[in-house]
Context: one part of a larger RNA
RNA sequence: AUUGAACGCUGGCGGCAGGCCUAACACAUGCAAGUCGAGCGGUAACAGAGAGUAGCUUGCUACUUUGCUGACGAGCGGCGGACGGGUGAGUAAUGCUUGGGAAACUGCCCAGUCGUGGGGGACAACCAUUGGAAACGAUGGCUAAUACCGCAUACGCCCUACGGGGGAAAGAAGGGGACUCUUCGGAGCCUUUCGCGAUUGGAUGUGCCCAAGUGGGAUUAGCUAGUUGGUGAGGUAAAGGCUCACCAAGGCAACGAUCCCUAGCUGGUUUGAGAGGAUGAUCAGCCACACUGGAACUGAGACACGGUCCAGACUCCUACGGGAGGCAGCAGUGGGGAAUAUUGCACAAUGGGGGAAACCCUGACACAGCCAUGCCGCGUGUGUGAAGAAGGCUCUAGGGUUGUAAAGCACUUUCAGUAGGGAGGAAAAAGCCGUAUUAAUACCACGGUUAUAUGACGUUACCUACAGAAGAAGAUCCGGCUAACUCCGUGCCAGCAGCCGCGGUAAUACGGAGGGAUCAAACGUUAAUC
Numbered sequence: 001a002u003u004g005a006a007c008g009c010u011g012g013c014g015g016c017a018g019g020c021c022u023a024a025c026a027c028a029u030g031c032a033a034g035u036c037g038a039g040c041g042g043u044a045a046c047a048g049a050g051a052g053u054a055g056c057u058u059g060c061u062a063c064u065u066u067g068c069u070g071a072c073g074a075g076c077g078g079c080g081g082a083c084g085g086g087u088g089a090g091u092a093a094u095g096c097u098u099g100g101g102a103a104a105c106u107g108c109c110c111a112g113u114c115g116u117g118g119g120g121g122a123c124a125a126c127c128a129u130u131g132g133a134a135a136c137g138a139u140g141g142c143u144a145a146u147a148c149c150g151c152a153u154a155c156g157c158c159c160u161a162c163g164g165g166g167g168a169a170a171g172a173a174g175g176g177g178a179c180u181c182u183u184c185g186g187a188g189c190c191u192u193u194c195g196c197g198a199u200u201g202g203a204u205g206u207g208c209c210c211a212a213g214u215g216g217g218a219u220u221a222g223c224u225a226g227u228u229g230g231u232g233a234g235g236u237a238a239a240g241g242c243u244c245a246c247c248a249a250g251g252c253a254a255c256g257a258u259c260c261c262u263a264g265c266u267g268g269u270u271u272g273a274g275a276g277g278a279u280g281a282u283c284a285g286c287c288a289c290a291c292u293g294g295a296a297c298u299g300a301g302a303c304a305c306g307g308u309c310c311a312g313a314c315u316c317c318u319a320c321g322g323g324a325g326g327c328a329g330c331a332g333u334g335g336g337g338a339a340u341a342u343u344g345c346a347c348a349a350u351g352g353g354g355g356a357a358a359c360c361c362u363g364a365c366a367c368a369g370c371c372a373u374g375c376c377g378c379g380u381g382u383g384u385g386a387a388g389a390a391g392g393c394u395c396u397a398g399g400g401u402u403g404u405a406a407a408g409c410a411c412u413u414u415c416a417g418u419a420g421g422g423a424g425g426a427a428a429a430a431g432c433c434g435u436a437u438u439a440a441u442a443c444c445a446c447g448g449u450u451a452u453a454u455g456a457c458g459u460u461a462c463c464u465a466c467a468g469a470a471g472a473a474g475a476u477c478c479g480g481c482u483a484a485c486u487c488c489g490u491g492c493c494a495g496c497a498g499c500c501g502c503g504g505u506a507a508u509a510c511g512g513a514g515g516g517a518u519c520a521a522a523c524g525u526u527a528a529u530c
Stems, first nucleotide, its partner, number of pairs: 001529003005526004012378006018371002020336001025334003029331003034079003039076002042072002046070003049066008086289003095214007104206002109202008117151001119149002126141006157165003171194006179188003215261003222252003227249008264286004268279004291312005314325004342368001344367001350364001351362004381411004391402004415471001417466005425457001431449005474519005479500003485514005495502002
């Protein structure tokens, strides 16, 4: 000088930060990932409309019914649950940092080219029957699609390259004048938008390889059989002993292999004049993990925290046959510990997922609450006031000191308090209306919406008024180092102490008092680093 600190004593306000370093111990409860009806069949709930029945107050009430409309439970389907959030157990190199590299994939996004033709059969939901305490099923039957499967076509792909082989797609919504069909709802047709398939390039992301650097121990000296290399094959998105068959006998190591211990790495942080040392909280990048161990599925992407399967430990339910669970997400509980917070508010902003959009979801985020944990700022009054009051302490008994300190007098009102006013975060974005463009009521662009709607924070920041010095100072130290001294008590006792050392009857060193010194909403102590 510093700290994610703790402890003791004390404590007024605000701003900005930070807050389980220990048990990667176990977890009650709530929430943390959904969304799309403009993909689909539909209609459980709510609302509307139509129809019917009944009652009558003659247009109201009640009931029934119709997916007709707004919408929408469950279901099929799509996208997202691989991001965001947490933790640091493992990992000394399959990691990280820096610099190179070639044998790759890449959803959504951007740019380009070409297509989007014609068919088919199912499975949920639902209905019926049925098993089970439950979790969850079983059988039969009906049905739709941007779900699934063929056919056609094929730039790029493969082969023995003249030639041959194999491989795609999906529709939906808005608008529209003729014409055609019509179950009178619409459909064909035209058009706009959003999609779908193939492919080229880009961007982004990811996988892989190489080199150098990145702890300690030699009281660890030898280690290694898929081991090192080759040929061939398999496998992967991709190079490769990655895997396998055969062949050769290599490969690493005192420039420290192997083994053991410790540890996430970095930008940084801290200290220091620097070199260097120590460290890796918060924030950011990378990695690893998700009760413990193992495995794959789906997918552009996972071997997947809030997915699946198996095994194990633990907890819970059970009708004993069988089932359910995983806070190292946000709060919160127990436990451990010297020690670390609320079972808060809101999606208003920023960002993310879904959606054409409205919008929905979002414990990310934005805020609030608690804590002197840290840094910074402000205040606890200002001026005057000598009878140098009283009291305390001391004394050579004259005095000295506390001390302009107090009282008194005159002022001020920051902050806190009360009352009122009041930005900005929103000139929001979006929506709606209009203009232009257009075939168009579509997209884009422009204008308007007469200060349009939407604010968790919020009793916001800030401003004004009011009253009254009113509500606001402690902690440590005073032998030397080291700023600051006397009296009393004690008598090698009681005690102090960072080092030297004090204390055995005059202790500036122990305890108390008066006085003083240093810091100050703090001050000391302990721990830790330089």